Model confidence (mean pLDDT): 81 of 100. Predicted 3D model of an 82-nucleotide RNA (transfer RNA) from a bacterium. It matches the Rfam family "tRNA". It is annotated as a transfer RNA. The sequence was found in a public genome assembly.

RNA sequence: GCGGGCGUGGUGAAAUUGGCAGACACGCAGGUCUUAGAAGCCUGUACCGAAAGGUGUGGGGGUUCAAGUCCCUCCGCCCGCA
Numbered sequence: 001g002c003g004g005g006c007g008u009g010g011u012g013a014a015a016u017u018g019g020c021a022g023a024c025a026c027g028c029a030g031g032u033c034u035u036a037g038a039a040g041c042c043u044g045u046a047c048c049g050a051a052a053g054g055u056g057u058g059g060g061g062g063u064u065c066a067a068g069u070c071c072c073u074c075c076g077c078c079c080g081c082a
Base pairs, nucleotide, nucleotide: 001081002080003079004078005077006076007075010026011025012024019065027045028044029043030042031041032040046055047054048053058074059073060072061071062070
């Protein structure tokens, strides 16, 4: 240099004929239980905001009523070829 794959909360990972983003699990916080803990069980856990509401899928732009998903470009990581 050429070709291909991947990038989603704190972590792993779903959502792919475009239609509720974060299911599920781990972690963390609070509660329950216990003399006290562990395990189990229950609730919560992206960001801004007092709330109403708004924003968020690597960055930017485009298509569409609607984009994590399709198109363009850039960045990063991985694999192959040279």